[in-house]
RNA sequence: CAAUUGGAGAGUUUGAUCCUGGCUCAGAUUAAACGCUGGCGGCAUGCCUAACACAUGCAAGUCGAACGGUAACAAGAAAGGCAUUUCCCUUAGGGGUGAGGUUUUUUUUGACGAGUGGCGAACGGGUGAGUAACGCGUAGGAAUUUGCCCGACAGUGGGGGAUAGCCCGGGGAAACCCGGAUUAAUACCGCAUACCCUUUACGAAGGAAAGCUUGGGACUCCGCUUGCGGAGCCUGGUGCUGUCGGAUAAGCCUGCGUCCGAUUAGUUUGUUGGUAGGGUAAAGGCCUACCAAGACCGCGAUCGGUAGCUGGUCUGAGAGGAUGAUCGGCCACACUGGGACUGAGACACGGCCCAGACUCCUACGGGAGGCAGCAGUGAGGAAUAUUGGACAAUGGGCGGAAGCCUGAUCCAGCAAUGCCGCGUGUGUGAAGAAGGCCUAAGGGUUGUAAAGCACUUUCAGCAAGGUGGGAAAGGUCGCGUGCAAAUAGUGUGCGGCUGUGACGUAACCUGCAGAAGAAGCGCCGGCUAAUUCCGUGCCAGCAGCCGCGGUAAUACGGGAGGCGCGAGCGUUAAUCGGAAUUACUGGGCGUAAAGCGCACGUAGGCGGUGCUGAUAAGUCAGGUGUGAAAUCCCCGAGCUUAACUUGGGAACUGCGUCUGAUACUGCGGCACUAAGAGAACAAAAGAGGAAAGCGGAAUUCCAGGUGUAGCGGUGGAAUGCGUAGAUAUCUGGAGGAACAUCAGUGGCGAAGGCGGCUUUCUGGGUUGUGUCUGACGCUGAGGUGCGAGAGCGUGGGGAGCAAACAGGAUUAGAUACCCUGGUAGUCCACGCCGUAAACUAUGUCAACUAGCUGUUUGUGUCUUUAUAAGGGCAUGAGUGGCGAAGCUAACGCGUUAAGUUGACCGCCUGGGGAGUACGACCGCAAGGUUGAAACUCAAAGGAAUUGACGGGGGCCCGCACAAGCGGUGGAGCAUGUGGUUUAAUUCGAUGCAACGCGAAGAACCUUACCUGGUCUUGACAUCCUCGGAAUGGUGCAGAAAUGUGCCAGUGCCUUCGGGAACCGAGAGACAGGUGUUGCAUGGCUGUCGUCAGCUCGUGUCGUGAGAUGUUGGGUUAAGUCCCGCAACGAGCGCAACCCUUAUCCUUAGUUGCCAUCCUUGUUCUGUAAUGGUGCAAGAGGGACUCUAGGGAGACUGCCGGUGAUAAACCGGAGGAAGGAGAGGACGACGUCAAGUCAUCAUGGCCCUUAUGACCAGGGCUACACACGUGCUACAAUGGACGGUACAACGGGUCGCUAAGCCGCGAGGUGGAGCCAAUCCCAGAAAGCCGUUCUCAGUCCGGAUUGGAGUCUGCAACUCGACUCCAUGAAGUUGGAAUCGCUAGUAAUCGCGAAUCAGCAAUGUCGCGGUGAAUACGUUCUCGGGCCUUGUACACACCGCCCGUCACACCAUGGGAGUUAGUUGUACCAGAAGCGGGUAACCUAACCUUUUUUAAGGAGGGUGCUUGCCAAGGUAUGAUUGAUGACUGGGGUGAAGUCGUAACAAGGUAGCCGUAGGAGAACCUGCGGCUGGAUUACCUCCUUA
Repeated sequence: CAAUUGGAGAGUUUGAUCCUGGCUCAGAUUAAACGCUGGCGGCAUGCCUAACACAUGCAAGUCGAACGGUAACAAGAAAGGCAUUUCCCUUAGGGGUGAGGUUUUUUUUGACGAGUGGCGAACGGGUGAGUAACGCGUAGGAAUUUGCCCGACAGUGGGGGAUAGCCCGGGGAAACCCGGAUUAAUACCGCAUACCCUUUACGAAGGAAAGCUUGGGACUCCGCUUGCGGAGCCUGGUGCUGUCGGAUAAGCCUGCGUCCGAUUAGUUUGUUGGUAGGGUAAAGGCCUACCAAGACCGCGAUCGGUAGCUGGUCUGAGAGGAUGAUCGGCCACACUGGGACUGAGACACGGCCCAGACUCCUACGGGAGGCAGCAGUGAGGAAUAUUGGACAAUGGGCGGAAGCCUGAUCCAGCAAUGCCGCGUGUGUGAAGAAGGCCUAAGGGUUGUAAAGCACUUUCAGCAAGGUGGGAAAGGUCGCGUGCAAAUAGUGUGCGGCUGUGACGUAACCUGCAGAAGAAGCGCCGGCUAAUUCCGUGCCAGCAGCCGCGGUAAUACGGGAGGCGCGAGCGUUAAUCGGAAUUACUGGGCGUAAAGCGCACGUAGGCGGUGCUGAUAAGUCAGGUGUGAAAUCCCCGAGCUUAACUUGGGAACUGCGUCUGAUACUGCGGCACUAAGAGAACAAAAGAGGAAAGCGGAAUUCCAGGUGUAGCGGUGGAAUGCGUAGAUAUCUGGAGGAACAUCAGUGGCGAAGGCGGCUUUCUGGGUUGUGUCUGACGCUGAGGUGCGAGAGCGUGGGGAGCAAACAGGAUUAGAUACCCUGGUAGUCCACGCCGUAAACUAUGUCAACUAGCUGUUUGUGUCUUUAUAAGGGCAUGAGUGGCGAAGCUAACGCGUUAAGUUGACCGCCUGGGGAGUACGACCGCAAGGUUGAAACUCAAAGGAAUUGACGGGGGCCCGCACAAGCGGUGGAGCAUGUGGUUUAAUUCGAUGCAACGCGAAGAACCUUACCUGGUCUUGACAUCCUCGGAAUGGUGCAGAAAUGUGCCAGUGCCUUCGGGAACCGAGAGACAGGUGUUGCAUGGCUGUCGUCAGCUCGUGUCGUGAGAUGUUGGGUUAAGUCCCGCAACGAGCGCAACCCUUAUCCUUAGUUGCCAUCCUUGUUCUGUAAUGGUGCAAGAGGGACUCUAGGGAGACUGCCGGUGAUAAACCGGAGGAAGGAGAGGACGACGUCAAGUCAUCAUGGCCCUUAUGACCAGGGCUACACACGUGCUACAAUGGACGGUACAACGGGUCGCUAAGCCGCGAGGUGGAGCCAAUCCCAGAAAGCCGUUCUCAGUCCGGAUUGGAGUCUGCAACUCGACUCCAUGAAGUUGGAAUCGCUAGUAAUCGCGAAUCAGCAAUGUCGCGGUGAAUACGUUCUCGGGCCUUGUACACACCGCCCGUCACACCAUGGGAGUUAGUUGUACCAGAAGCGGGUAACCUAACCUUUUUUAAGGAGGGUGCUUGCCAAGGUAUGAUUGAUGACUGGGGUGAAGUCGUAACAAGGUAGCCGUAGGAGAACCUGCGGCUGGAUUACCUCCUUA
C1' cells in the first nucleotide's frame, strides 16, 4: 500500500433537413462445427443429436481371526507302486539301502473353489427422460429414525431343533429342479436375568445376547504315541446384547422466492374441517367410518406448453439479460409400466416378482438379457476420443493384519477444441542487383528485403551422460508410554535400518552439429486500418447493411503492392452488449405507433388539519446467526514466465433473530374546518330531458273556375308532363314532415346531442349567505347504463327527399358525375344493434405559474338619472382571440397548457400480412368485442425547407392572342427527308431546336458506298544499306493501275573521303484507317433567351435544410431606378463603351465631281456665214455630289401636369433626330448525358497481304407512296408587242472582256481596255408612254414530249446547263389545320457574289427600287418572369399511383374426411404383490397332556377367497399434430391486359361509419370530420 477505476459510436428513409422508427455493423464470449493452413510445450476440455439399439472385455467384493469343510495349488509328513540311480550283499535270478523324480494317499500346515454365515452391495460411477413440485434455493420448525464411529452404564448365564454344502437317487436340450439320508456355526429358536427401555387400567406386564483369538500367563484336569495335544482358570485384544447421550446421515412440516399462455375462468367430493379408530420411524385425509359443507381462485385457481433446480457461467458501467457443459450441493431416473422383499438405510443402474415391447438360445417342451458404469460397435448427426497402463499416490469396501477388490481415481493415447508460453534466427549489408509490378519513359516500388560477410543455437534432433521430487505408509530393530503380574502381546510417540513409481526413452542439468527442420489466413468502395494494373462487360460473379457489375470496375476474377492478426486466420451458428429498441435505474401517447365514444360505480391504488396512544408493520441504526467449498476480486506464495495451482483476506448486495430510534407512512382513539366534499336557505339564466296539446308559411295531391300551347330540364339536349287541356293563376279541401327571420367562435347537456308556441312532470350547473354534517374524498381493472347515422324485427304512417331500380344524356366505354322518374328508408310506438374523422385526433381530479382584449350569466360597490336603462371598478362561473416565461422534432400550446407538479386509469413498441384467420363471448341478421402466426420489405412515417408542377389564385411581358396584310396545306416542277428498292443506292442530322440541314455547288475526280482488276514498309512521315543525277522523249501489252523495252541526259557543294535534293531496290522499327465509342473527351455549335435573371462576402434569424439581402409600395425594355426594410455591400448578367445608318462642321481632292469659264479634236445638224448639240481630250476649280479621316449633336437638358416634394410617366417647345432615333455585333448561373470522333484534335478498343493503298466501271440522280421547304401559276392591279427613265452592293489576269462582223438564238469570230472610284461584267426590273387581248383552260399557265443545236470538259448514255422549232399537262385561289410580319416593316421588283471547267441556284448570303394596312385590348391559346397557395412529385405531371384479370412461385385459412399422439369420463378386466378372511392340505424348535416314536394348542406355510391395483379392452368426449379432392383471401415477381380511384380544386374535394349496387379500381344514399383549394360575407384578435 488492498479488496466498487466507471458509461464512445457508425451506416441506412430525403434533392437536402430535423425528428420518430426499425434494420445492420464495430466488442466480448462458446462443450462449438466448417474452409484454408499447421513447428514445440504446459494446463484444461471433448455425443449439445437417438433416455436409439448394443457384440466383446472389465466396472463389488471381502472375511478361514464366524462355520461345516478340502475341488485346485504350495510346503511338509507317512506309506505303497513305477522307472532311473548311489552303495552293500548275491545263489548273478535277485535282495537290501540311500538319493532325487513321478504317481497315489493324507487336512498336517500355508492357503482356498463351491457352500452356510457376517459386513458391503442404498457408497462410488452415469444420465437429465420425467418433474412448474416443498422439486430446488433461502430462512426456520417439531412429531422422528440413524448400521459402521465416539462417550457412559450394565450384561454376555443356560439350553434346543434344524438346514445348505457333501453323498445317494430322479427329471430336463438347457436354465435348473425334485426326493431321500447326514452335518456345523457369530445361521435360527426358546428359557433365565435386566436398567434411566416399552406398555399400563398404576395393580402390574413385556423385552436381550455369540462368540473368536497362531496374544500372554503361573496353576489345575484329561488324553495318549511321554513331550506333545486338548480342556479349564486369569488376563489382553476384538466381537455380541440392553439402555442413555453425542456425531454423522436420513425422513417430515412451514414462510418467502422460482418460465410462458386468459384465444385456459371457474376448480374440487377424500374434496375442506371435526370426532374416533387404523397405519408409519415420525405429524398429517396418509387410510377408514361417521358428522358438518366446506376448500382454492383475477395478488391468476384449474388446464395447456416448456423446463431438472442451484453455487455459478457469459455479457453488461450498473440495474439487468441470457444460460445451468466440465467442478461442487440437491433432486429424479436406470429397457417401459406396476409391485413389494431384504435391510440401519432401497421400493434398489451391474437384486427379486409380474405385465409389455425388443433381442438372443432351444431338442419347440421351455429358457436368457437390459452399457443413461469404463473402453468399444452400429445408427442418428455439422459434430465429440483408446475395446490403453496402474492401484505408485488420493479415496472407498472387506479384513486384527498382511492383503484382496476398485474403468472411483492417478496417468498415458487421440483432437490447434480452448487458454497460456516459446520458436521459425541475429547483426551488418546500396551496385538501392536481377526478376516482378507500375510509369508522366525521367523514374518509382517490392527493398536492407535478397545475395554476400560476421555471429548465435532457444525449440525440434542426437547421446548405453548426470541429478532431484511425487515416498508416506508398511516391515523390522531400538527407546519412551497406556492396558497388564509381565522384559508377551497390543495401542501410541520418537529414532535407526529396510523398502514400494503406472506415468517414465517424462521434468531438470550437461554435451554434439548446423541457419540448419518450422508461416499462414483474412481483408483493402463507405462503415473500417489498407490501392493500383490487367481480364470480364447487368455476363461471370460479390454482398453484414448501404449497394457493386450494361467496355476505362480502388466493390467481380487474377497479378503486384498494402493493412490486420499470427500457429493460427476466416466463415457459420448461438448469447449478452451497443438497444434509453419494454425505459426500476431509464421512454412515450395533439399531428410520428399510442387517451377507452361518454358516464356511474365494485375491488384495488392514493388521500385535508390538530392532539394522543400503543404497537413499532413499513422505514432507519447497531449487534448477532447464517449466507458450504470452489469461482469472481485484493495482497502474497509455487511451477524459468504465463495459463495453472495455492495461503490469507475481502466479498457473497440475501434471510432469520435481538436491541434501539419514531420524523414520515400504516394502525387505534379524540377532535377541527367560512379549508376537500356534501346539505340548507335565497336568487337568476338556459334549443337540458319526457309527455300532451296548439299554430302559421311552404311543397305535393284532390275538386272546381279562368285560360291556351306549350311546360319542364340542361353546358347543350333528350327522356318526362301536356289539346283526354298541362305549365300559369284563383278558390276550397286532404295529408305528412320540418320549424325561415330572431340566430350569435350565443346557451344547455357527461358524451351522443338539443331550436315554432303553450301546459304538466323532471335532472344538472351557477351565484349569494356562511346555517348544518365533519374527510363523508379522488381515480377506477372487471361490471352497469347512455350512446349520431345507417341497419334489423313487429305494427302504424308516408307530403317532400331518396340508396336500389328504370329511362334520357355525356363518353372510346360511363354499371358514374348531369337530367326525368322512383322503392326501401327517412317519421311514430315498442324492441334490438353499439359503431363514426363518436375529434379539441388532447383521459379524469387537484394545486401552482405574466398579462391584454371580446362575449354569456350572476353578485357587490361607485356614479348619472325621478325611475327604467346606462357607465366605471371589483369578484365568481362559462365561452373565444392574442400573447410572456416555459415546453415542443417542428408546426404550435400557452391559467380552457401540449408549462411546473401530484393521484389513479387506459393505451403504444418498424411497415405490410391484419383489425385478417382460428377460438370464445354478444347479436334475429348485418356484424361487433377480444385478437394472432407463417411469410415478406429496409424501410413505413411526422414536421418543416428548396424546387418543380396544378384543368389553384394574384400581378406582368412577348407578332402569344386579338386587329390587319400576305402565304403554306389543293396543281405542276425544284429540292430535302422518310419508306421501299438495290450489288451499292456511303455517312451523319430526327418535336420546337432534323428535313433548299453538314453540301458556298456528286458526269470522272470529289467519294467515304458497290463490282471487278491490282499492291503489301505500303499513296503519305522519319531512320538504315545498296545503286542511280534528276529529268525528258518514245515503242509494245492492258479498261486503267501496272508491266516490259529503247533513246537522250550526267547538274549543285566539296577539305576530293564524301555530302544535299531527287529516283529505284531491300530489311525492320513503323505508316495508314471517313473503322467503333459525341454515353470517355477537348474545341465549336444549337436551345430556353437578349428572357431578367443567377450568385457571393460579412451580419442577423432558424437545432437544421435554409431564410434574410433578391420580399414589400411605386416604376422600367430591364434585379432599370426610387422609397421602405436586419440588413450592409459586392460580383456575373441589363444598360453603356464598339460597328453601320440619319443631320451638320472641318480636312483632303484622283481614277470621283463640274455651278461658272476657256481651248482642241470629232459626230450630228443648220445657216449664205458666225453657229447649235453630243462625245472625247486638255486646261481650270473645290462650290456641290461623292469618297474617307477627324469632330459636333440627344442629356428627360427646358416648360406644364400627375406622383410621396422621389424614381418615373404624360403632354409640349426647340431640333435632322426625343425619351433605347433605327439596325447590328455582343448571349449571365445553368438546362437538354442536345449536336458533332465524317472539319480538326484526342483517351480506350479494333483492322494490319487489310477495315490500309491504287485503278476502271457503277452508285450517291432508283420510285407504288408519305411529309417538309421552295419556285411558277391559276390571270386584266394581268399577258404580249414597241418605245422610254432611275439604282446600290459587288466581282475580274488560269480572269472580266469592249467596239466591229457572223448566227433567229444559245453562241462564234475578234481583240481595244483593265491588276480597276479609270476598263469590263452591265442591258437594272417593277415603273412610265402607246398598241393589242376582253374572261376563255384563253394571246392565262408553262409541265411533258419530239426534233435540231450551242457551250464547258479526257468524257455530257446512266447523269450537265443553255438555245431554236414544234408539243401545250395539271391548274379557275385551294378541307381540317397552320406560318410570317408592327415601318422604310409586310408585300412586290430586279441586281450582285461565294462555291464553280460546266451545272442541278427556283437554294444561300448580300444589294438597292416601289412601298402599305392594323393593334379596341389582355377574356382566351402558346411561351416566359415575380409573389402566394396545395402536393403522396424530386428521373420533378411525359411525375406519382390504385384495383380486377392472366402467368409463375411461396407461406397460410376453410375443407367431405383419413391418420397419429396426449388426455377426461363411464364400464369391463384383474398379473405380481401387500392387507383381510379361511370350513381344505402341510407343518422341527415354544406350551399343555400318563394316548409321549404320540396327540392337541399357539405360530407358520400352501391352496382357495376377498379389497386395492399395472397392463389390456369397450363406449363416448376433449385436445394437439400430420395429411386431404376442392376452395378463400394474402405476399413476391423482369415484362403483360383493362381502366384511371387517390396525390393539385387530381379535373364529381377527400376521408370515417353504415347500407345497397357494380369487370375493376369504385359509385350512390344517410349522418359525421377538415386531416379541403378558391372566393365572398359575418364575428373576434393583432398592429398607433
RNAcentral holds the sequence, with entries from ENA. Predicted 3D model of a 1584-nucleotide RNA (small-subunit ribosomal RNA) from a Gammaproteobacteria bacterium. Rfam family: Bacterial small subunit ribosomal RNA. The prediction has a mean pLDDT of 83.